[in-house]
RNA sequence: UCUGCUCUAACGGGGUGCCACACUGGUGGCUGAGAGACGGAAACGUCAACCCGCGGAACCUGAUCCGGUUAACACCGGCGGAGGGAUUAGACGGCUCGCACCC
Numbered sequence: 001u002c003u004g005c006u007c008u009a010a011c012g013g014g015g016u017g018c019c020a021c022a023c024u025g026g027u028g029g030c031u032g033a034g035a036g037a038c039g040g041a042a043a044c045g046u047c048a049a050c051c052c053g054c055g056g057a058a059c060c061u062g063a064u065c066c067g068g069u070u071a072a073c074a075c076c077g078g079c080g081g082a083g084g085g086a087u088u089a090g091a092c093g094g095c096u097c098g099c100a101c102c103c
Stems, first nucleotide, its partner, number of pairs: 002094003006091005011053004017030005036047004059084003065078004
């Protein structure tokens, strides 16, 4: 100097669905890493957990999409590696080069 399916810290990005009962205070069930808490009339905001940060399918758009499947969500395949999408510092290790010393 370059580098790493490694670690740490800080920072940043992101989602919060389906069903039944109840009938608007909620309760229970399902999937999932995650479906939480508080504030608010609501929109939304803050915090927590979780996932993800360019080797980026976390997540968003197309999309109230298409086929299968399900009570519905979920799931499988397509669309599709199509368009977007959030990073720095340090530790440790590796490679290469230079310098010094010894043989």